[in-house]
Molecule: Glycine riboswitch aptamer
Organism: Vogesella oryzae
Formats: sequence, C1' cells, structure tokens
RNA sequence: CCGCAUUCCGCAGGAGAGUGCGGCCGCCGUAACCGGCAGGCUGCCGCCGAAGGCGCAAGUGCACCCGCAAUCGCUCAGGCAAAAGGACUGUAAGAAUCUG
Repeated sequence: CCGCAUUCCGCAGGAGAGUGCGGCCGCCGUAACCGGCAGGCUGCCGCCGAAGGCGCAAGUGCACCCGCAAUCGCUCAGGCAAAAGGACUGUAAGAAUCUG
C1' cells in the first nucleotide's frame, strides 16, 4: 500500500408465542343507565425466543489450568393482532479504528 475478515450505514427478505382475564384513567356513543376502544398505566395467570444479557454449555485454541464460544440452554431484559423491533442471509458504494 492492497485484499479479506470485523464494526457502522442504505436497500430487500426474515420466525415464534393469549387481539388472555381484571382494576383505574382517557376517548367515543347514550337523555341517562350502560356499552365500545387494536389508547395510557397497572395486577394476575399462561406462553415465545432470533435485540441485548447470562450459562456449570456443544464445540474449539494446546493435554490441564486458562481463554474463545453456537441457531444449545436460562429467560433478567424484550416480545405474544397490526406497526415497530428482529438473530441471520443477500446486495451497493463508502466510512472506521486498531486487533486478525
């Protein structure tokens, strides 16, 4: 210096699980009683795992210590109509720092 990897960024795709039962507030309808809401907060029970996190974890670096660590496990967090999010995959040109 160049290339690949890594991270950031645009676009496309992207699963799972209750539109659960209550309370208070708000909004709408009603003369009112009362009814509705896929709205806000909250209680309870049931579930999901593909943000993140954790692991006594498959595997792996070198046999051990030690380290790295999955789409595995746990569910703290997050989620269970739509929207948003979403590991991961593909793709365009770039940017980044210091590791390989």